[in-house]
Context: one part of a larger RNA
RNA sequence: UUGGGCGUAAAGAGUGCGUAGGUGGUUCGUUAAGUGAAGGGUGAAAGGCAGUGGCUCAACCAUUGUAAGCCUUUCAAACUGGCGAACUUGAGUGCAGGAGGGGACAGCGGAAUUCCUAGUGUAGCGGUGAAAUGCGUAGAUAUUAGGAGGAACACCUGGGGCGAAGGCGGCUGUCUGGACUGUAACUGACACUGAGGCACGAAAGCGUGGGGAGCAAACAGGAUUAGAUACCCUGGUAGUCCACGCCGUAAACGAUGAGCACUAGAUGUUGGCGUAUGAAAACGUCGGUAUCGCAGUUAACGCAUUAAGUGCUCCGCCUGGGGAGUACGCUCGCAAGAGUAAAACUC
Numbered sequence: 001u002u003g004g005g006c007g008u009a010a011a012g013a014g015u016g017c018g019u020a021g022g023u024g025g026u027u028c029g030u031u032a033a034g035u036g037a038a039g040g041g042u043g044a045a046a047g048g049c050a051g052u053g054g055c056u057c058a059a060c061c062a063u064u065g066u067a068a069g070c071c072u073u074u075c076a077a078a079c080u081g082g083c084g085a086a087c088u089u090g091a092g093u094g095c096a097g098g099a100g101g102g103g104a105c106a107g108c109g110g111a112a113u114u115c116c117u118a119g120u121g122u123a124g125c126g127g128u129g130a131a132a133u134g135c136g137u138a139g140a141u142a143u144u145a146g147g148a149g150g151a152a153c154a155c156c157u158g159g160g161g162c163g164a165a166g167g168c169g170g171c172u173g174u175c176u177g178g179a180c181u182g183u184a185a186c187u188g189a190c191a192c193u194g195a196g197g198c199a200c201g202a203a204a205g206c207g208u209g210g211g212g213a214g215c216a217a218a219c220a221g222g223a224u225u226a227g228a229u230a231c232c233c234u235g236g237u238a239g240u241c242c243a244c245g246c247c248g249u250a251a252a253c254g255a256u257g258a259g260c261a262c263u264a265g266a267u268g269u270u271g272g273c274g275u276a277u278g279a280a281a282a283c284g285u286c287g288g289u290a291u292c293g294c295a296g297u298u299a300a301c302g303c304a305u306u307a308a309g310u311g312c313u314c315c316g317c318c319u320g321g322g323g324a325g326u327a328c329g330c331u332c333g334c335a336a337g338a339g340u341a342a343a344a345c346u347c
Base pairs, nucleotide, nucleotide: 004318005317006316007301008300012315014200015199016198017197021193022192023191025087026086027085028084029083030082031081033080034079035076036075037074038073039072040071041070042069048066049065050064051063052062053061054060090190091187092186093185094183095182096181097180102176103175104174105173106172107171108170109153114148115147116146117145118144119143120142124135125134161168162167205246206245207244208243209242210241214240215239219235220234221233222232257314258313259312260311261310262309265292266291267290268289269288270287271286272285273284274283275282296303297302320347321346322345329340330339331338332337
C1' cells in the first nucleotide's frame, strides 16, 4: 500500500466551536477541466499478453500482432467540475406559544451537627463483636432558653427534566444560552464533516488571600493479630468551602465519533400541537426518554426507527504479548506531571 476492522477480542479523540481540505439539494442554459469516442505520433531490445511454428511434449526458442502510459487532432455533452440564471424541500431568520436542578451574580430561609453563655440536674457518658484509649464531680451525658459560625439543602424526587461534555436540586430577584411546538411571512444551498487551531473540561493537586461547623488523607493513641505500617474505635492536620490564577487528567462509559436517508410492531413516560369547546378519556401528529420485540445483523452475548440493520459523506483510531504509554528529544506546566512517542531484547 491493498484488504480488514474499532459495544465486550487491538482500536471512537473527554466535549464543543471552527480554519484549510474533502463532500454536497432541484431546474434551465453555457463551457469542455475531468469523462467518453475516432484518428495520428511515441511507446528501443528483452520481458508480458494473444496467434502460429520448431526441438517426440514441456521448459526453451523462432515469428507475427498488440496493451497500458505520454503527446496531439477532431467530435460528444449524460455524469462530476467551472460560469450564468432561477427554485424551495436542506439550512437559517421572523411571528405566536408552553416546558426545564441549563449558566452567572446578588439577597433570603428553615431543619440538623458543633461550639459559647445561662438554667434544671447527678454520676456517669461515649464507643465495640467484646473492650480500651477518650470525655466527666473544675459538674459531663441528658434537657430548656439565648447566641455564634460554617457547610449542605430532607420530604417533593420519578431509569422524570436540562446541558456539547464535565455536570446541574431550598426560595426570590436581575442578567443570559439552548432546545421544542405551531405558523409558513422572509433569505435562497447560506449545508455536512473537520487535519492544525481555539474554548470548555469531575475529583485530586498547585499558587496568593480569606474561611473552617461537620467530615477527614497524613499523623497520634486504643484494640484486633503470630505480626497489623490495615480493616474496628477515640482524636486529628492538609483538604473539603469562597475569590482570583494554574493543572488538563478519569471505568471523562452507552466502554458505541458527527451528519443525512431508508427499514415490522407493542407498552410506558415527558414537552407541545390538532380533532376541540369548560374539563378529562380517546385518536392523530412533532420532539425527547425507557422497556420489550420482528426482519436484518453478530464469534457469541446481544443490538434492533435512540441500531451494533441497510446505504452515503467526513474525521479520529487499530495491526501479536511483554519491554511501554516507558526512554530519548521536543512542546506545555510553579511543581506534581501532561502531551507527542520509539528501539534493543524477549516469548
Overview:
A computed fold for a 347-nucleotide part of an RNA from an uncultured Eubacteriaceae bacterium, annotated as small-subunit ribosomal RNA, central domain. The prediction has a mean pLDDT of 86.